[in-house]
Model confidence (mean pLDDT): 83 of 100. The part of an RNA shown here (large-subunit ribosomal RNA, domain I) has 494 nucleotides and comes from an uncultured bacterium.
Context: one part of a larger RNA
């Protein structure tokens, strides 16, 4: 030095676990905001820091209902206190609520600086802009108007997706590329609601008829469209979901208020039935003998518990104020039109599955411009016949879409390199001027019983005894503890 065996160190795989995630059906809610939001800054405790809560009344104040022995949030003790004169805790309602932020008295490099007015006790209140309404004023300029002032009401800003408008790409595909495609997508922007939009036939159909709209299945990758390339791609009809129709003077409709009745929604309450023995650190496992079940869902307890604990089935519950829904009675107010610069035509575009095409239909930038139910539109150029409907006014639930969020479920979903980026002080530490990027990191034990005391050492780190414990090769770097890598002992070989 090599090989083998044994035994260690290192390391943190694997196994087991789960506080966290992921997905999904149901039901609720679908908004918050000048009565100052969302998001923050700074404070606030006996306590330095972080989280949580709260706001100079600051881990809290008041009322009320519940509840009944402990409590003063967590990391995390200690101290000092509170509490059956009912605390802590839970529900409901209220008070307080610094500063920033739409931020709104002016300014500003957010959480800061500087004002004025009124009332007043050190303080309280007011003072932004725009729109609407009303009143008072009031130029050039006589009347007026513009402008100004005051008052009242409203708006603003934030929020995950869903929805409707206004704008609107490119990569890409076409195996290049230009029409075309990607796509009216991404993105920007305005607006609204719990849904939005649409909606009561100037619709389809085909000589039979249907009967608002929306959504789903089918029709059908069909008919078509298309450098007839790549591609794009209906409708009629049929089957379902859901159904609802109203408005020109009224027993109708719309808006809004009041009364009565019922229901829903909170914290909660009651809630059955098991013992013994041996093993073991511990019994829920085993053995023996029982019991309950409208409860054998689930979780916990020193190993696997229907009967130990929390629960579960089932039953039950509410003050004040208030909310929502439904029914009903009643009051007040309001609107009330049959649709012309329209239909249609020309030119230029756009939308229709349809790229200008034989191109109907719809929208309109521009330019012309009807008829008036004895009328007009459509039936895919156009004409006739026939059929069908009545534009240029308005409203309308349900079926449909979505989930920032609340509640209780569920899973041939994950189990710490997985599952959210985040099971831990995670959008943290850290990086970047910034937009932005963005981690790693879970497990002693049943219980801290967390190792008194002694020894070595520097009043250390670390270790050896002792003690605890079932176990300390469970000792805080701690469950299990693989491999790589590094030692030691023994044997063999050189």
């Nucleotide at each position: 030095a090599g090989c083998a065996u044994u035994u260690g160190a290192u390391g943190g795989a694997u196994g087991c676990c789960u506080u966290g995630g992921c997905a999904u059906g149901a039901a609720g809610a679908g908004g918050c905001g000048a009565u100052g939001a969302a998001a923050g800054a700074c404070g606030u405790g006996u306590u330095a820091c972080g989280c949580u809560g709260c706001g100079a009344u600051a881990a809290g104040c008041u009322g009320u209902g519940g509840g009944g022995a402990g409590g003063u949030g967590c990391g995390a003790u200690a101290a000092a206190c509170c509490u059956u004169u009912g605390a802590u805790c839970c529900g409901c309602a209220g008070a307080u609520c610094u500063c920033u932020g739409a931020a709104u008295g002016g300014g500003g490099a957010a959480a800061c600086c500087c004002a004025c007015c009124a009332c007043a006790u050190u303080g309280u209140g007011g003072u932004a802009u725009c729109c609407u309404u009303a009143u008072c004023u009031g130029a050039a300029u006589a009347c007026a108007u513009a402008g100004g002032a005051u008052a009242a009401g409203g708006a603003a800003g934030c929020g995950a997706a869903c929805c409707c408008g206004g704008g609107g790409a490119a990569c890409u595909g076409a195996a290049a590329c230009a029409u075309c495609u990607c796509a009216g997508u991404a993105c920007c922007u305005g607006g609204a609601g719990g849904a939005a939009a649409g909606g009561a036939c100037a619709u389809c159909a085909a000589c039979c008829g249907a009967g608002a709209c929306u959504c789903c299945g089918u029709u059908a990758g069909u008919a078509g469209u298309g450098g007839c390339g790549a591609g794009c791609g209906a409708a009629c009809g049929c089957g379902g979901a859901c159904u609802a129709g109203g408005c020109c003077a009224g027993c109708g409709c719309c808006u809004u208020g009041a009364g009565u009745a019922a229901a829903a929604a909170a914290a909660g309450a009651a809630g059955a039935a098991u013992g013994c023995a041996a093993u073991g650190g511990a019994a829920a496992g085993u053995g023996c003998a029982g019991c309950c079940a409208a409860a054998g869902a689930g979780g916990g307890u020193g190993a696997u518990a229907g009967c130990c604990c929390c629960g579960u089935a089932u039953u039950u519950g509410u003050a004040a104020a208030g909310u929502u829904u439904u029914a009903u009675u009643u009051g007040a107010g309001g609107a009330c039109u049959c649709g012309a610069g329209u239909a249609a035509g020309g030119c230029g575009g756009g939308a229709c599955a349809c790229g200008u095409g034989a191109a109907a239909u719809c929208c309109u930038g521009u330019u012309u411009g009807a008829a008036c139910a004895u009328g007009g539109g459509g039936g895919g150029a156009c004409c006739a016949c026939c059929c069908u409907c009545c534009a240029a006014g308005c409203c309308u639930a349900a079926g449909u879409a979505c989930u920032c969020u609340c509640u209780a479920g569920c899973g041939a979903c994950c189990g710490a390199u997985a599952g959210u980026g985040a099971a831990c002080a995670a959008g943290u530490a850290c990086c970047g001027u910034g937009a932005g990027g963005g981690a790693a990191a879970g497990g002693u034990g049943a219980a801290a019983a967390g190792a008194a005391c002694c020894c070595c050492g520097a009043u250390g780190a670390g270790g050896g005894g002792a003690g605890u414990g079932a176990a300390a090769u469970a000792g805080a770097c701690a469950c299990u503890g693989a491999a790589a890598c590094c030692g030691a002992a023994u044997g063999c070989u050189u």